RNA sequence: GGAAGGGACUUCGGUCCUGAGUAUACCGGCGCACGGGUGAGUAACGCGUGAGGAAUCUGCCCAUAAGUUUGGAAUAACAGUUCGAAAGGACUGCUAAUGCUGGAUAAGCCCACGUUUCGCAUGUUAUGUGGGAAAAGGCGCGUUUGCGUCGCUUAUGGAUGAUCUCGCGUCCCAUUAGCUAGUUGGAGGGGUAACGGCCCACCAAGGCGACGAUGGGUAGCCGGCCUGAGAGGGUGGCCGGCCACACUGGGACUGAGACACGGCCCUGACUCCUACGGGAGGCAGCAGUAGGGAAUUUUGCGCAAUGCCCGAAAGGGUGACGCAGCGAUGCCGCGUGGACGAGGAAGGCCUUCGGGUCGUAAAGUCCUUUUCUCAGGGAAGAACGAGUGUAUCAGGAAAUGGGUACACUGUGACGGUACCUGAGGAAUAAGCCCCGGCUAACUCCGUGCCAGCAGCCGCGGUAAUACGGAGGGGGCAAGCGUUGUUCGGAGUCACUGGGCGUAAAGCGCACGUAGGCGGCUUUGUAAGUCAGGGGUUAAAGGCGGCAGCUCAACUGUCGUACGGCCUUUGAUACUGCAUGGCUUGAGUGUUGGAGAGGAGAGCGGAAUUCCCGGUGUAGCGGUGAAAUGCGUAGAUAUCGGGAGGAACACCAGUUGCGAAGGCGGCUCUCUGGCCAAUUACUGACGCUGAGGUGCGAGAGCGUGGGGAGCAAACAGGAUUAGAUACCCUGGUAGUCCACGCUGUAAACGAUGGGUGCUAGGUGUUGGGGGGUCAACCUUCAGUGCCGAAGCUAACGCAUUAAGCACCCCGCCUGGGGAGUACGGCCGCAAGGCUGAAACUCAAAGGAAUUGACGGGGGCCCGCACAAGCGGUGGAGCACGUGGUUUAAUUCGAUGCUAACCGAAGAACCUUACCUGGGCUUGACAUCCUCGGAACCUUCUAGAGAUAGAUGGGUGCCUGUCUUUGACAGGAGCCGAGUGACAGGUGCUGCAUGGCUGUCGUCAGCUCGUGCCGUGAGGUGUUGGGUUAAGUCCCGCAACGAGCGCAACCCCUACUUCCAGUUGCCAGCAUUUCGGAUGGGCACUCUGGAGGGACAGCCGGCGUAAGCCGGAGGAAGGUGGGGACGACGUCAAGUCAUCAUGGCCCUUAUGUCCAGGGCUACACACGUGCUACAAUGGCGCAUACAGAGGGCAGCGAGUCCGCGAGGCCAAGCGAAUCCCACAAAGUGCGCCCCAGUUCAGAUUGCAGUCUGCAACUCGACUGCAUGAAGCCGGAAUCGCUAGUAGUCGCAGGUCAGCAAAACUGCGGUGAAUACGUUCCCGGGCCUUGUACACACCGCCCGUCACACCACGGGAGUCGGUCGCGCCUGAAGCCGGUGGCCUAACCCUUUUGGGAGGGAGCCG
Repeated sequence: GGAAGGGACUUCGGUCCUGAGUAUACCGGCGCACGGGUGAGUAACGCGUGAGGAAUCUGCCCAUAAGUUUGGAAUAACAGUUCGAAAGGACUGCUAAUGCUGGAUAAGCCCACGUUUCGCAUGUUAUGUGGGAAAAGGCGCGUUUGCGUCGCUUAUGGAUGAUCUCGCGUCCCAUUAGCUAGUUGGAGGGGUAACGGCCCACCAAGGCGACGAUGGGUAGCCGGCCUGAGAGGGUGGCCGGCCACACUGGGACUGAGACACGGCCCUGACUCCUACGGGAGGCAGCAGUAGGGAAUUUUGCGCAAUGCCCGAAAGGGUGACGCAGCGAUGCCGCGUGGACGAGGAAGGCCUUCGGGUCGUAAAGUCCUUUUCUCAGGGAAGAACGAGUGUAUCAGGAAAUGGGUACACUGUGACGGUACCUGAGGAAUAAGCCCCGGCUAACUCCGUGCCAGCAGCCGCGGUAAUACGGAGGGGGCAAGCGUUGUUCGGAGUCACUGGGCGUAAAGCGCACGUAGGCGGCUUUGUAAGUCAGGGGUUAAAGGCGGCAGCUCAACUGUCGUACGGCCUUUGAUACUGCAUGGCUUGAGUGUUGGAGAGGAGAGCGGAAUUCCCGGUGUAGCGGUGAAAUGCGUAGAUAUCGGGAGGAACACCAGUUGCGAAGGCGGCUCUCUGGCCAAUUACUGACGCUGAGGUGCGAGAGCGUGGGGAGCAAACAGGAUUAGAUACCCUGGUAGUCCACGCUGUAAACGAUGGGUGCUAGGUGUUGGGGGGUCAACCUUCAGUGCCGAAGCUAACGCAUUAAGCACCCCGCCUGGGGAGUACGGCCGCAAGGCUGAAACUCAAAGGAAUUGACGGGGGCCCGCACAAGCGGUGGAGCACGUGGUUUAAUUCGAUGCUAACCGAAGAACCUUACCUGGGCUUGACAUCCUCGGAACCUUCUAGAGAUAGAUGGGUGCCUGUCUUUGACAGGAGCCGAGUGACAGGUGCUGCAUGGCUGUCGUCAGCUCGUGCCGUGAGGUGUUGGGUUAAGUCCCGCAACGAGCGCAACCCCUACUUCCAGUUGCCAGCAUUUCGGAUGGGCACUCUGGAGGGACAGCCGGCGUAAGCCGGAGGAAGGUGGGGACGACGUCAAGUCAUCAUGGCCCUUAUGUCCAGGGCUACACACGUGCUACAAUGGCGCAUACAGAGGGCAGCGAGUCCGCGAGGCCAAGCGAAUCCCACAAAGUGCGCCCCAGUUCAGAUUGCAGUCUGCAACUCGACUGCAUGAAGCCGGAAUCGCUAGUAGUCGCAGGUCAGCAAAACUGCGGUGAAUACGUUCCCGGGCCUUGUACACACCGCCCGUCACACCACGGGAGUCGGUCGCGCCUGAAGCCGGUGGCCUAACCCUUUUGGGAGGGAGCCG
């Protein structure tokens, strides 16, 4: 103050009752400084920890003591007027209080002075005197002054909270090294709750900093959390403590507490409203929206619980909180079923086609019901408080009130949730990743360096366990995988717990400051250290026990622990500190010693160059060879004289000295260090050394000298593709001196300094001692080598450590970028010192091993060179190849190791290619069905394949029966059909077998055991000899063995025996005069078996192996030749000999046929033939082989033909016959140097032969034709003896032949080899290596284009910080305050005063 609503009355204006002392406005009190959010700022007493406040405050709360008295003036709401769009005001009037205010009273509560206790001090305690300061009432009860209760005031103490100070701890950058003016201190004042330059005036000149100040960057701190064995490292989300912040910046007000998240003022930015005058706002509260982003929730329910605020209380408030919602975000728990179930279903996948696997898995049968659905029941969390009642306690006169206990009444957001019961039914519920190694889990298909994978290594180029799919498997599971981050592994920043000779790493060397470390001993102290006690180390978390949710996660409770800090008591070995002593560390003295130690001055000879003079003449000089250059104007050479500069031969030495750089003729002066002996003196005086300082080769710089020689630059000459080089001729700086600067180096022992300890041997320098003074022994200091233990990744080091230890300093942390950029310091400059990052790589690197390689070395082989002989490359032709062409010119082989190769025979065939025409279970194999004997003949069409037609023919085996015969079956063959299948010279030789080439007939390649080495690996196998040989011998940590070598095999050369036709013929006989015949087997020969040759014998050398010479011998040192090819290399060759995995074709990539092609032809290459001629050609005559072949054959001989050949035809299946005359040779003759009597290509004509067929496309013959070519550029091949060269013969293939090829055979028959320097290839040892698809390796730089990163860049823009100056809001403090002003004072009103304020000033 008395709303709305309800009721009654009414004059319709309103009034009364109720609502109710309720809602609401205002005044007043308390709260709003808590709770909640965030981490921007802050590197700080901010935080953590431990102390201190005798330098402090503290509302509400507790305890104690005292008090709560008497006045006064206003003001809001309200009413009226009024301004403004609004937000908000203005004026007038009224009124109350626990609001404001005057007076009273009051205690060491405050102030001043004095005494006093205690304290190291500032101070503090107690106390005396004087002065000063307070308050508010409300409610309940009661018969009055009262009692009770909630308040209020003063004081003391507590509790809580706050504040201040200090020790210690608390990120990165030194490319931030100097910072500081209120700065540091004093005494005085102001200010604060309080100390303090916190502020002010004055005085002094201080304060901080390498133990990191100042500056810059980054960051809230902690309990804790993650990781780790720990020490550590990382981190600060949730929960808890502290701090800071609240749009930005500043400021104060109020208050116990704020400089205040949801208060105020100002400023700025932003947003909103507006009537344009002016106003409003601050989600880092809870939800929510937008934006951003890879990404993070509901505008929920409730104050029922816990807590906080207000209130006497009821009660109210509370996005604190309790709950719910969303999200597999995390942790935990549960389920998606269990048992049985084999013809091991179907299906999928794989397959060696047998099977295997998914797989008891499924189906099926029998169970269970968590979960699910439906139905029913249904909590705990609730204890209070209040009211009523009862009982009781204290106090009181009593009442109200207060405490305690019990009973009743009442309170749940979650939520009909958790949980329980019943019913139903296997019902509702499995994914993700992986399967090359690391790492657990494998196959198929697709793909074909594509598509893709990938954490690292790396997969993918036609057989991908690595890509994609599938089957199967492995792992985890309501999750799984990826990405990011952190720790671990990482001993990879090393405290625990690393290194620095060569891997990254010892400052170029010394002196020395700070610092670190430091000999023997006495006493003291107790800082470090050790032991005991006390305080603290919040809670949560962690750990252990127990307990509560069915378990667990989670939670409760108890216990333990908490390194640390503070404090106290004790111990005294060690360290420190203090103190006294000692002599061994260090230093000094004395006596000696060696030395290219340093600085200065002087002196000396040799040599070079130059100058002068003499002699002398044509060259000199220089080089791989030359030239430039010098020289007839007289050089070089040589003699004499002179000038000048620089450097000091011999001595000279892994000798000496010095800290290092470095130091070398001799003398003098000055001077440093070192060593030995002696043991007199000092008494720890020592070691190291961040910064600092000095020294510091050469080159270079400055100024001034000097300048003989040498010599960057430069010039010329050479070399070369070029030669801005190496070589040559000149030549300037410089080299030298003085003074100054620079400050580097492979400044190296790639090894910092000091001390002690740990086997030796040997040489050398300088001292000492001993010695029978030569040797030798010993000792100290240096300087080398070799080695023990030990160390080392190895190499290696090893008393001169790189060993064992201690002390100090410096330095390292993958390679490149880069010792660069920027900054700083130094320098005259050149440049030096310090010294990054972006980006990029998967390595860079050390030592050792095995190979390979070397325009490295040593030794040694080979027709490798050389010495020879003959060729190729030029010509023609033949053949092969490339290329080109083509319908096709089938395919393969491609340096040596393809190219007269596969091919020992392409006209058809071959044949694989092309064109055209055909076939489709096929030309060929097996199986099935049907038919037919097989087969032979003829005709038609066609290019043929083929198609059609025709005649003949009926077989063999077995069985049965009505046994002349018929039927059935079978074997072989033919035809038709069906499907399995055939077929492919289609691809892959880089999927393969087999075979082959090559290094290379080179002498090598390995193994077992042992030994050595961490290991790769070595040894053996290397070494000394020797050999053709890894052949053998000797030696040796090796001893043996295997594959190779050699031998065993074949041919050939000699011989013996046996054998004697087709061979042979000495002797005998015959003879046609031919071994023809008889005869014979001696010879030749044939072909079997043996012998012979072994370095056996002799001489020499040698240990031996063996080598040289000789004899004998047919043969002599593997007699000659062949076969024979180690481990391996070349992804060598061959899928087209054959075989074969995989892939591909299937009326064709198969198969048949005809024709064509493989034979093309501007060219290029290879291999050959024939030549270019007289050592020849031609003609005539004439001599001598071997080895082969022959019946669809060789074919004598006669005849014909110029001839190729033809017609007849003997002999021979061949030591018998034939091919078959060998040729070169020899004899005689011609040719006479010419493109010829050389050479024969090409072409024409005419022929022969083979063959189905010589057009494309055969060979040969005759006649004619008569090309190039007159010995071959660069280059290149073969061959070392019966070889090369030369001459012919035969054979295979084959109808014929393009064969001049190949394989064999014999005839004739040389030259040369000094030798191993060089070319090529190879073997062994050794060495270097950045090579290892191994020198055909590896690898460097420039340039072009694009892109990325970083640096520079005339500048330009921005951020931040500092300094100076100008303007200056709000606000606080002070001053002033002429203007304004209720309380108090004076005054009679007016008014004045005290005090306060606006405004103004600072």
Predicted 3D model of a 1402-nucleotide RNA (small-subunit ribosomal RNA) from an uncultured bacterium.